[in-house]
Context: one part of a larger RNA
Molecule: small-subunit ribosomal RNA, central domain
Organism: metagenome
Parts: sequence; C1' cells; structure tokens
RNA sequence: CUGGGCGUAAAGGGCGCGUAGGCGGCAUCGCAAGUCAGAUGUGAAAACCACUGGCUCAACUGGUUGGAGUGCAUCUGAUACUGCCUUGCUUGAGUUCAGCAGAGGGGAGCGGAAUUCCCAGUGUAGCGGUGGAAUGCGUAGAUAUUGGGAAGAACACCGGCGGCGAAGGCGGCUCUCUGGACUGACACUGACGCUGAGGCGCGAAAGCUAGGGGAGCAAACAGGAUUAGAUACCCUGGUAGUCCUAGCCGUAAACGAUGGGUACUAGGUGUCGGGUGUUUCCAUACACACGGUGCCGAAGCUAACGCAUUAAGUACCCCGCCUGGGGAGUACGGCCGCAAGGUUGAAACUC
Repeated sequence: CUGGGCGUAAAGGGCGCGUAGGCGGCAUCGCAAGUCAGAUGUGAAAACCACUGGCUCAACUGGUUGGAGUGCAUCUGAUACUGCCUUGCUUGAGUUCAGCAGAGGGGAGCGGAAUUCCCAGUGUAGCGGUGGAAUGCGUAGAUAUUGGGAAGAACACCGGCGGCGAAGGCGGCUCUCUGGACUGACACUGACGCUGAGGCGCGAAAGCUAGGGGAGCAAACAGGAUUAGAUACCCUGGUAGUCCUAGCCGUAAACGAUGGGUACUAGGUGUCGGGUGUUUCCAUACACACGGUGCCGAAGCUAACGCAUUAAGUACCCCGCCUGGGGAGUACGGCCGCAAGGUUGAAACUC
C1' cells in the first nucleotide's frame, strides 16, 4: 500500500466561500499520451518450477534441456474507453423577464403591558416567605389601592411537529439599506459543473479589554432555615454578569449525535409557498405537477432499535474521520490568545 467502517458500538470537520488537486453531460474531425495486440532486443549467474542425471536414498548437487522472470526499450498496428485538440449541441449550471412568501441580516425611530424605584392622595397594622418557619420589610406609616414621574430589559395574545437562514441562530410596530430561496415564461450564454487538502470568513453561552448602562434576574458572597453535618437543595438579600459600542476568545449534547453533490427505487396522510386546470357570479372545493416541512408505511437495509423519495435503500464522485480500555485530549514542542485557554497531539506504564 492493500481491508472494513463512521445515527446509538471507535469514527462526519460547528458552518460556509474558495485555491491546488481529484472527478465530470450529448455529438463530431483529428492525434495516439494512457489503454490493447503483435514482433524484436533485453531481463547476468546462482536460486525457483518442470524434465533428467550423480553420491546405496534423501538432504545436497550436476545438465551447452526447457519454463518462469508478470518488467523495460524500440518498431508496427488498433481507436471502443480515458486524455489532448477541432467544430457543434442543450438536458447540467447560469443569465434575463414577470410574480411571490418569510422572526434572513445591518441601521434608525416609535409603542403598550409588566417590573422596580421616586413624588403625592386614601388607609392602618401588618407585609413577605415556607412543608412549617425564620432572617428580611413595616407606626420615621409598609403591604394594599389611586394619580403622576423615571429607568432598564424583554416583546403576552397571534404562535403553529408554521416560516427564514450555510450553520450559530432569528419573534412588538414603522422606515431605510441589503443577502438568499421559490414559482412561471419564452428568450439568452453554451459544460461555464461537483467536491474541496491548505487558506479565508462566519460562529450560542460563558469568559476577557476599554468606555457606557444597570429595572428584573443572578454565579461569588452574607444571613435565615433544613440536617448528624449541609461549604447544597428551600427562604431573605446580593456583586460580577446578563444590556449597548468597539475589539478579543473560537468552544458546545455547535445534535438529525446522520459531510456535500447527482441519479434511480411502492404508496398513504397533514401542513407552508407560488403555479396550471376543472367548478363557482365571487368565495370555496377538487385534480395535477413543482419547491419546502412533518407523520405513517412497501421493497430494500440494519446487531437490534429503527431508517425508508428529507434513506440509514441502490450506485458513482470528492472531502473529513475511526482502528481495544485506561494513561489522555494529558505531556513535550509548534502555532494562536491580553488572559482564561484553544489547536495540533504522543510515550512509558497498565488491564
């Protein structure tokens, strides 16, 4: 190198863009590099295999006998496939036009409910909290209730195995800038494609730096309980943080624990988006195909569970990864980071 694998046993990179590389639609002229055929040369001897001899046999060994030596070079030929080249094609891909759904992303502004705090009115002895309590708050007037004001954060109902996004993720309303998808239609380009080692970018929460902000919640911390103890679970408080701006970090049960692409392989039933046809005055309903998203199931697959046109089925292309448990995602070194740490990633030893 060759093998078998990666939903749950070890194993899919968190996600995208894309470089090199690998792979690549239909037809055609040519070339003949790969490929195939034949010939010639070479492929030392020994060894090996066959045949046949010599030691009484064998091991061992001889043969101017043959084979093998799967290779290399040259020449001649073949042209289906691959490649290179020529000229085309439209089904892959893309463009254009007309529609269209959406919490897709950035920025600005606005709104109501609730909460807390402040001021004022009413009002009086409790409130709060629990399994029960206590700490706590309250006669300096709380809780409750009414009016007014301030602040920050999050957006009830709608709301949905609904939608959008590559993933992380995205939910009040309006305006503005902006990405992608889907449907339909002629027209246009003419393979422009797929994947993608490195690389670059994005990337929840927590954490970090600087400056703001701080209502509620709440690591740490304090107190009250519980308990044998209680550095907890419960309660009263409460600081970082949670929020904003700029910059780091780069991780996760980053999960569908399922990489991407293409093609093919029974159905049934919901739902979302637009389309065509039938019906209808309209609404609506039904049918058909397309694109999403669910459930149930045939064949097939699977160790089973289960998966099943959104495959874990049948195939091909490209990438990533696994190879007994522990030691260990550790040590050392490199790279990255302000740090926390991340990434790459062993061995001894042991079962």